A computed fold for a 72-nucleotide RNA from a Candidatus Vogelbacteria bacterium, annotated as transfer RNA. Rfam family: tRNA. Rfam classes the family as a transfer RNA. The source organism's lineage runs through Bacteria, Bacteria candidate phyla and Candidatus Vogeliibacteriota.
């Protein structure tokens, strides 16, 4: 330099064109306990970025950025 894959909560994963982007773990608060723990209730928080297509984009297309891999 060229090609391929990939980017969603703090972490690991769903959602393949249309409902409020969902779950687990985590974190906060409360209950619980003499204290801690187990357990329970509740809250919190995300689509890398800029354009394009579309009535509608997490999803499709292009550029850029980041990560991984292959060729040279």
């Nucleotide at each position: 330099g060229c090609c391929c894959u990939u980017g969603u909560a703090g972490u690991u994963c769903a959602a393949u064109g249309g409902a409020u982007a969902g779950a687990a773990c985590g974190a906060g608060u409360c209950c619980g306990u003499c204290c801690u723990a187990a357990g329970g209730a509740u809250u919190u928080g995300a689509u890398g970025u800029c354009a394009g297509u579309u009535c509608g984009a997490u999803u499709c297309u292009g550029g850029c950025c980041g990560a991984g891999g292959g060729c040279a």